[in-house]
RNA sequence: GCGGAUGUAGUUUAAUGGUAGAAUGCAGGUCUGUGGCACCUGAGACGGGGGUUCGAUUCCCUUCUUCCGCU
Numbered sequence: 001g002c003g004g005a006u007g008u009a010g011u012u013u014a015a016u017g018g019u020a021g022a023a024u025g026c027a028g029g030u031c032u033g034u035g036g037c038a039c040c041u042g043a044g045a046c047g048g049g050g051g052u053u054c055g056a057u058u059c060c061c062u063u064c065u066u067c068c069g070c071u
Stems, first nucleotide, its partner, number of pairs: 001070005007064001010024004018054001026042005047063005
C1' cells in the first nucleotide's frame, strides 16, 4: 500500500427495518447473630459523522478502533 473481519451496559454477549434483551458485575431491600448463598427491585449500552426510509443496532457511504491475510 491492497483486501477482509470486528465494534451494543463495567465485562461476556442476543436482536435479518417497527418499544434494545439476557448473563455476570454494581446499588438498594428481604433473609441471617455477622458475612456468604438465595429472592425482590433499580441504575446502566447500539464507536463517530452523513445518507436512504414514515421508521435504522439492522441498508448505503465515509471515518476511527482492534484483529487477520496479501505485498